Small-subunit ribosomal RNA, 5' domain from Corethron pennatum, 480 nucleotides, folded computationally.
The RNAcentral record of the full RNA draws on ENA.
NCBI's taxonomy places the organism under Eukaryota, Sar, Ochrophyta, Corethraceae, Corethron.
The prediction has a mean pLDDT of 83.
It matches the Rfam family "Bacterial small subunit ribosomal RNA".

Context: one part of a larger RNA
């Protein structure tokens, strides 16, 4: 010179558009961020046009809380990126094909009775289902080819046609989980390093290969092409910077990946060993009738600490998406979408325009002639971008007649007022663009480098100038 998620000092008129705890993955007070379904099913309280219906509520049932949304501790590793492969498994969603015969028994709520201070419990009793359970059936899978072995809900809406759902099984679509070959920090002041450690036929376990476990046999396996330890580090597309080769980083956005108070562990489930799920142990905080219990902001706001430093306890589900629903103009979404604050970036646009010489005042220098500030200002003529105030007024809304948070009317248009509401920060000895005075006297002080200052300083401090950028300047940090 260019760059920053910057921060400091002085300075600040506007708009769009991005960005905004980089440090303690330190602790949190309060809301509020995952519900939903009555077209699964009993019940209960209510309300009406009281014998049907609706409404709310809790409880059994399903899906969905593995996704969105945060963080980077840890990880040097098949974690990432990239190419292959082969022994898998996929709820929802498309295609196709075929079933859905017969039977049973229960627990919630609810009613009684109890225990506890809570937090949450026991026991008797009754009750329904798309909740469970048995028997048949079988395109499937098993197979020593005899045979074994596995399903479902005639379940809900509707007068009805018919719509939704249920079991099987193939296939597709997307998804996941495994292996492999290559790629990408440092240090030999780490030289040996391994025992389930290599391998191997067997068993077991997985959806599914293998020491992944196990028993038994061999005695392998890695390594100066740097193993092992150690330190350091999320990783990438991409970001800056360089003509380029490179070389620094890996903040927004997007792929992946790991992590959720700190170790552990499994249940459930198509899918997790699960941020607002469950168990156990710790640490810490809080309740308490001392017996016992209860939380996890690295979600969004917000606190308090740490720091040079980083935002509202804001509107709303109108748009986009996602979860539930058979559908709603439905419920629920701190996901998003907007609005606030911040000159933090970047971009754009202003602080006026033409005229105007006695070259006015006043500063400043001065050699006292004069010179410069400077068309600068006054003054004259205009304009109105902004800025206030009145009126008008969209798109975003998906042709659907309802539906806008931004927005008590935004963008924009139209009017009117009046130069009107808006210039600063750096520096001026050389490098390096821009000089003189007056203070100060190796003092005070300056300074990025070489260097100023000890009485005439163009280099400290004033002040007139000038000189660069400009709603910024300029200083520090960092990287090329």
């Nucleotide at each position: 010179g260019g760059a920053u998620g910057a921060a400091c000092g002085c300075u600040g008129g506007c708009g769009g558009u991005a960005u905004g705890c980089c440090u303690u993955a330190c602790a949190c007070a309060u809301g509020c961020a995952a519900g939903u379904c009555g077209u699964a099913c009993g019940u209960a309280a209510g309300u009406u046009u009281u014998u049907a219906a609706c409404u709310u509520a809790a409880g059994u049932g399903g899906c969905g809380g593995a996704c969105g949304g945060g963080u980077g501790a840890g990880u040097a590793a098949c974690a990432c990126g990239u190419g292959a492969g082969a022994a898998u498994c996929u709820g929802c969603c498309u295609u196709u094909a075929g079933g859905a015969g017969g039977g049973g028994g229960a627990c919630a709520a609810c009613a009684g009775u109890u225990g506890g201070a809570a937090a949450c419990g026991a026991c008797u009793g009754c009750u329904a289902a798309u909740a469970c359970c048995c028997c048949a059936u079988a395109u499937g899978c098993u197979u020593c080819c005899g045979a074994g072995u596995g399903a479902a809900a005639c379940a809900g809406a509707g007068u009805a046609a018919u719509c939704u759902g249920c079991c099987u099984a193939a296939a597709g679509a997307a998804g996941a989980g495994c292996u492999c070959g290559c790629g990408g920090c440092u240090g030999a002041u780490u030289a040996g390093c391994u025992a389930g450690u290599u391998g191997g036929a067997g068993a077991g376990g997985u959806a599914a290969u293998g020491g992944c476990u196990c028993a038994c046999c061999a005695a392998g396996g890695c390594g100066a092409c740097g193993a092992u330890c150690a330190g350091u580090a999320u990783c990438u597309g991409g970001u800056u910077u360089g003509a380029g080769a490179g070389g620094a980083c890996g903040a927004u956005c997007a792929g992946a990946c790991a992590c959720a108070c700190u170790g552990g562990a499994a249940c459930u489930g198509a899918g997790a060993c699960a941020c607002g799920g469950u168990c156990c142990a710790g640490a810490c905080u809080c309740c308490u009738a001392c017996g016992g219990g209860a939380g996890g902001c690295a979600g969004c706001a917000g606190u308090g600490g740490g720091g040079a430093a980083u935002u509202u306890u804001c509107c709303g589900c109108a748009a986009u998406g996602g979860g539930c629903g058979a559908a709603a103009g439905g419920c629920c979404u701190g996901a998003c979408g907007g609005a606030g604050c911040a000159a933090u970036a970047c971009c754009g646009c202003g602080u006026g325009a033409g005229g105007g010489a006695u070259g006015a005042a006043g500063g400043c220098c001065u050699a006292g002639g004069g010179g410069u500030u400077g068309u600068a200002a006054a003054c004259c003529u205009c304009u109105u971008u902004u800025u206030u105030c009145a009126g008008g007024g969209a798109g975003g809304a998906a042709u659907g007649u309802u539906u806008g948070a931004c927005g008590u009317g935004u963008a924009c248009c139209u009017g009117a007022a009046g130069a009107a509401u808006a210039a600063g920060c750096a520096u001026c000895g050389g490098c390096u663009a821009a000089c003189u005075c007056c203070g100060u006297g190796c003092c005070a002080g300056c300074a990025g480098c070489c260097g100023c200052g000890g009485u005439a300083a163009g280099a400290c401090g004033g002040a007139g100038g000038a000189u660069g950028c400009a709603a910024g300047u300029g200083u520090u940090a960092u990287c090329c």